[in-house]
RNA sequence: UCAGAACGAACGCUAGCGGCGUGCUUAACACAUGCAAGUCGAACGAGAAAGUCCCUUCGGGGGCGAGUACAGUGGCGCACGGGUGAGUUAUAAAUAGGUAAUCUACCUUUUAGUGGGGGAUAACGCUCCGAAAGGAGCGCUAAUACCCCAUGUGGCUUAAGUUACAUAAGCAAUUUAAGUUAAAGAUGGCCUCUACUUGUAAGCUAUCGCUAAAUGAUGAGCCUGUUCGGUAUUAGCUUGUUGGUGAGGUAAAAGCUCACCAAGGCGAUGAUGCCUAGCUGGUCUGAGAGGAUGAUCAGCCACACUGGGACUGAAACACGGCCCAGACUCCUACGGGAGGCAGCAGUGGGGAAUAUUGCGCAAUGGGGGAAACCCUGACGCAGCGACGCCGCGUGAGCGAUGAAGGCCUUCGGGUUGUAAAGCUCUGUUAGCAAGGAACAAAGGACACGGGUUAACACCUCGUGUUUUUGAGUGUACUUGCAGAGGAAGCACCGGCUAACUCUGUGCCAGCAGCCGCGGUAAUACAGAGGGUGCAAGCGUUGUUCGGAAUUAUUGGGCGUAAAGCGUGUCUAGGCGGCCUUAUUAGUCAGGUGUGAAAUCCCACGGCUCAACCGUGGAACUGCACCUGAAACGGUGAGGCUCGAGGGUGGUAGAAGAAAGCGGAAUUCCCAGUGUAGAGGUAAAAUUCGUAGAUAUUGGGAGGAACACCAGAAGCGAAAGCGGCUUUCUGGGCCACUUCUGACGUUGAAGCACGAAAGCGUGGGGAGCAAACAGGAUUAGAUACCCUGGUAGUCCACGCCGUAAACGAUGAGCACUAGAUUUGGCUGGAUUUGACCCCUGCCGAUUCGCAGUUAACGCGUUAAGUGCUCCGCCUGAGGAUUACGGCCGCAAGGCUAAAACUCAAAGGAAUUGACGGGGGCCCGCACAAGCGGUGGAGCAUGUGGUUUAAUUCGAAGCAACGCGAAAAACCUUACCUGGCCUUAACAUCCCCAGACAACCCUAGAGAUAGGGCUUUUCCUUCGGGAACUGGGUGAUAGGUGCUGCAUGGCUGUCGUCAGCUCGUGUCGUGAGAUGUUGGGUUAAGUCCCGCAACGAGCGCAACCCCUGUCUUUAGUUGCCAUCAUUAAGUUGGGCACCCUAAAGAGACUGCCGGUGUUAAACCGGAGGAAGGUGGGGACGACGUCAAGUCCUCAUGGCCCUUACGGCCAGGGCUACACACGUGCUACAAUGGCGAUUACAAAGGGCAGCGACCUUGUGAAAGCAAGCUAAUCCCAAAAAAAUCGUCUCAGUUCGGAUUGAAGUCUGCAACUCGACUUCAUGAAGUUGGAAUCGCUAGUAAUCGCGGAUCAGCAUGCCGCGGUGAAUACGUUCCCGGGCCUUGUACACACCGCCCGUCACACCACGAAAGAUUGUUUUACCAGAAGUAGUGGCUCUAACCUUCGGGAAGGGCGCUCCCAAGGUGAGAUGGUUGAUUGGGGUG
Repeated sequence: UCAGAACGAACGCUAGCGGCGUGCUUAACACAUGCAAGUCGAACGAGAAAGUCCCUUCGGGGGCGAGUACAGUGGCGCACGGGUGAGUUAUAAAUAGGUAAUCUACCUUUUAGUGGGGGAUAACGCUCCGAAAGGAGCGCUAAUACCCCAUGUGGCUUAAGUUACAUAAGCAAUUUAAGUUAAAGAUGGCCUCUACUUGUAAGCUAUCGCUAAAUGAUGAGCCUGUUCGGUAUUAGCUUGUUGGUGAGGUAAAAGCUCACCAAGGCGAUGAUGCCUAGCUGGUCUGAGAGGAUGAUCAGCCACACUGGGACUGAAACACGGCCCAGACUCCUACGGGAGGCAGCAGUGGGGAAUAUUGCGCAAUGGGGGAAACCCUGACGCAGCGACGCCGCGUGAGCGAUGAAGGCCUUCGGGUUGUAAAGCUCUGUUAGCAAGGAACAAAGGACACGGGUUAACACCUCGUGUUUUUGAGUGUACUUGCAGAGGAAGCACCGGCUAACUCUGUGCCAGCAGCCGCGGUAAUACAGAGGGUGCAAGCGUUGUUCGGAAUUAUUGGGCGUAAAGCGUGUCUAGGCGGCCUUAUUAGUCAGGUGUGAAAUCCCACGGCUCAACCGUGGAACUGCACCUGAAACGGUGAGGCUCGAGGGUGGUAGAAGAAAGCGGAAUUCCCAGUGUAGAGGUAAAAUUCGUAGAUAUUGGGAGGAACACCAGAAGCGAAAGCGGCUUUCUGGGCCACUUCUGACGUUGAAGCACGAAAGCGUGGGGAGCAAACAGGAUUAGAUACCCUGGUAGUCCACGCCGUAAACGAUGAGCACUAGAUUUGGCUGGAUUUGACCCCUGCCGAUUCGCAGUUAACGCGUUAAGUGCUCCGCCUGAGGAUUACGGCCGCAAGGCUAAAACUCAAAGGAAUUGACGGGGGCCCGCACAAGCGGUGGAGCAUGUGGUUUAAUUCGAAGCAACGCGAAAAACCUUACCUGGCCUUAACAUCCCCAGACAACCCUAGAGAUAGGGCUUUUCCUUCGGGAACUGGGUGAUAGGUGCUGCAUGGCUGUCGUCAGCUCGUGUCGUGAGAUGUUGGGUUAAGUCCCGCAACGAGCGCAACCCCUGUCUUUAGUUGCCAUCAUUAAGUUGGGCACCCUAAAGAGACUGCCGGUGUUAAACCGGAGGAAGGUGGGGACGACGUCAAGUCCUCAUGGCCCUUACGGCCAGGGCUACACACGUGCUACAAUGGCGAUUACAAAGGGCAGCGACCUUGUGAAAGCAAGCUAAUCCCAAAAAAAUCGUCUCAGUUCGGAUUGAAGUCUGCAACUCGACUUCAUGAAGUUGGAAUCGCUAGUAAUCGCGGAUCAGCAUGCCGCGGUGAAUACGUUCCCGGGCCUUGUACACACCGCCCGUCACACCACGAAAGAUUGUUUUACCAGAAGUAGUGGCUCUAACCUUCGGGAAGGGCGCUCCCAAGGUGAGAUGGUUGAUUGGGGUG
């Protein structure tokens, strides 16, 4: 980091149907329009009109409409229902209680009543004001509106009692006395009694109301316990604050309010402040514990434009009521008015984003009403959206020639794929047509029965009959018709993670959740084919939980990874020994109540299934109460001694503080001796010294530190403590076991101590010594080294409070093998010794079992096993930082973030590599030698430059006399020009024909034209094979690109001694062991040892040449003996040499010594050869993306009238220059001339070419021999002998140039070699540097060969002559083994730090500026309640008629919202400049 689950989601692509759900998470932003709360005429008064009918004197009137509509008084409702989540961390919520401190309209039940009066007022009428909204005055009227009196079952108040229960104050029942307190009628019916007597009224009666009281139910108020966010970088808050007394106030307790009194109350168990937030049932996730969340549904709360306020009422301080203030919007006649969608729709705005200005009261529920009924954007339905969940479909069966097409291909084929086509079926769904539910219960009418009553009225209840009511809806559902017909996409395919290929692209375009892909063969980008997954959806984004035991209660850690406070002491707190007893707020058990419903779970049931819904159960792990238990824990009481402490007696110690004393040494001063240096260093210089230093002797001064003893020894809490003596003080240990009796342990905060440096004041100052100065070193040297030297170091007092303050390891207790050493004390035994041994306790080291640990390691002094308490950690950087706070004189300390950046940072161990780390060893590696290169001329290669081209490659060693063992043409790949296009070359097809050779013409040639001549082979006579010319296309061709796509081959480390494996063992693992160690070797060669035992590739040996001998063989080789010759010429011979086959020989085998009785080494003998005899071939695992696509082969890409092919000429041979490799020299160890010897190995027929002749010569002519131990090349040279030159630019040296030639070749101009004559350059031994070589080697001398027509100073070989030196391994280079460090692993050519410069990003400081929140003081004071008044008004009641009581208005007072002023606190934004940080 991902895989899982979830979502009120959004976005992209896509989309057939249905059911059930769900839908402004943002601006509690502003709202046009319509609707969302009314109803009652059975409470009351009043009361139209349109229309229509009739009458009419035509003015009008009357009936119906109609006691209807509208409006008013009055009642009930409007506090429900519906919305939203701004505020609120508590006046909220959840849960459990209390209310003996309370209220409750309508409703239920019960009791008792409902008597008699009175005065008003709206509507209405008239008049008036205003634009409007509205309002004023006068007058009339009703009530279930208002008021008074009576009655008082009762209630309430006061006083005095009784009983039960309870209690802090009470409550219930009850007795007596006094005071106080009610009402309203409406509608229907009846005539038993009374009056008029038709029938009505009084009356009676029923129903609905009304009054008083009680009761239940419902709802509400108040109080209490517990629980419910973050932040201490918010630590103190509070004055009505906390309590009391009294009064007021409320339905009700209470500082709720007021007066007085007291000074309390809250807080580290987090008060106060700040930030954030509606709470819960639940929801999502999780194994759970938890974590996150609080949409829809349900409970509670809060709010209704913002702030304040009350009124009415049972209930409001009231979403669709009122008043005031404010902001905003609208109307206006400018005077004044109106409004509040966070109800349902809808609009604008905001936003990634969220619906119709729908239908209906049919159902359910609510309000009013007696009821019918009315109202109801609650609600029931419909509409829109794949937003979610669930279900269905897009067809089924057969079908191989495995069709076509696509894609891939090793070209064979594979795959798409039974997929399609085709054949046979089905009919879900969509479409059309037909039929067609449930949701309807009630209500009305009629009949019958019950209740009520005087009553067969009325009313009411029940039963039956009948009638009426459906928005959704002609819907669900059923049937029929036709027809496979209309219905599949999205993401992914490198690993995690299921699924692979091609093409394009070429670090571009792009991808990416993490790791990471892409620079020409991309399974990772884009497209395609194929595949995988899910599917009407699929992906992406966002968020939450999970995985994450990655905050760890379950369930983590702190030696080195992050993490033990520097140390002690102590408060709160936590934890706590043994026994007895009591108790029970912890604990345990049982019971009761509650834990709303819904949800989750289980069972059953209903929609065809499912989602969804219903019924029942379980559960809700919680809280409260009751009862019980008493082990554990707590508490009370009593006891005990083992924890802890005390006592007595010993004892060790650099434990602390103070005072005094001591000697050595340094320095300084004085004096003596004494003379030129001293001092210092790697070497010097600065410095001191003839004014007498250093050295030395004597005397003195002063400060600091205490040699030896001295020890992983001792003491202390740590820091730390070291001469001696004294005084004072602390702690430890041991022995005795007499005392106390749990007094213990840990320890937030606090307090104390706390190295060095530093600070303050005052002393002191010998030595040392930051800073500073000088001298050196150095590229520089603000360092290391040297000479000086001030703070400081020392003392006293006071600060600071930090260190790698480390055992990087908190304290205490207990348990768990040992061994060894050491300090202190005791006991035993022993002997006397300052010992030694055994035992016990307390300290300090080392090793080690079990155990533990990631490993390293720890291991009775634990990092083991447990318990208790404290501190601390949670990726790296930013950051031992900023801001704030506290401390400090300052320096600074303590506490302590965030933005931003990264995918790591880190630990331990492993293998390598590396080290100016260590040990051992080797090599021409150095050293010791010899000869060179680097200087000159030339040759050759390369770079560079030039050019039309100077073809290409090779690049440190390991490119550069390399590919190239031969560039005049050719080669040749390059350039210029002229030509060809199936082609110079291969295969196939068609047509024609032999081809070739020769001659002529044009041309630079390629080529083109013409002429002449001639007619291949086989045949089954059809034709075929080869060849030539023409044609067609498949194809050819490419020294074009990629050696970083490759094969093969090669170089290099390196002929270095290494590189590995199997099994076993060890380790969690990477890995280790073996392969290390002790010896030894050229060698991982061998021996010994060893948790290893074996094995492989390498080493060595086997192979070749060479050195000795033997055997065989004897020509072309050889010649000792015999003969012969000029000559091994010939005869003869095969002994010798030689040739070339096979063998022998050498193995540390033998002897002595050393060594571990080994391996081996040293010496010796013998031997041609001795310890690998010499040389060669042979090159382990691997490294260098080493070299080669231009040897060859080959993938991919590219060209195809050209990047192919042919031809001529040119170029590769250029030339201010630089480098490499060589040749020749510079001379006398030489040059020149003459003479005379001795090789080996090779080559030769398009060849080597003798002899002879010619030429000064290169050569030429003629020509023998040789297909080679026969002939030729062929002369070997240096050497040797004689002569000359005599140290010079020469008789050295030969470049360069001129002339003349020779040879090869089609052709020597560019551009060959050689010869002769002439010319006669540089050069007199070579700077820094650098190369080769250890014996037949270096050096030197010549000879041959490959290539080749010709061309060799190069290359590959051959022999001749033939040295010097190696003490040794310190150093340079390279390599091997072991070990060590590492922050390296592309491996030291590594990694990596900081400044500076530039760009970007976030943050801090900053004169200030600006905008919120909030506190406090003062001013102000709307509306309003309450209080109050000496003003004023008034129907009911009282009145002695004057008035009073009471009420209203107005004024005033208290309180108080907005607003204003001042002073703070705090948050945000911004700010020239500035500071560090991060990234590139």
Molecule: small-subunit ribosomal RNA
Organism: uncultured bacterium